The RNA shown here (transfer RNA) has 77 nucleotides and comes from uncultured Altererythrobacter sp. The sequence was found in a public genome assembly.
[in-house]
């Protein structure tokens, strides 16, 4: 270096062919339950969708540039 995939909440992950207010389960607060803890149960905060532009009325999704990973390939005095 060229090519392909992904980047979404502290973690794993949804978000179907663009559609108006992005969710879940763990984890975290707080409360209930219990003689404590654990286990349950309710509730809550927590995310400028990696960053910057474009397109469209309207972008987590569609484009292009950059960062980061992760596969394959080519180079290697």
């Nucleotide at each position: 270096g060229c090519g392909c995939c992904c980047g979404u909440a502290g973690c794993u992950c949804a978000u179907c062919u663009g559609g108006a207010u992005a969710g879940a389960g763990c984890g975290c607060g707080a409360g209930a339950c219990u003689u404590c803890u654990a286990a349950u149960c309710u509730u809550g905060a927590g995310g400028c969708a990696g960053c910057a532009g474009g397109u469209u009325c309207g972008a987590g999704u569609c484009c292009u540039g950059c960062c980061g990973g992760g596969c394959g390939c080519a180079c290697c005095a």
NCBI's taxonomy places the organism under Bacteria, Pseudomonadota, Alphaproteobacteria, Sphingomonadales, Altererythrobacter.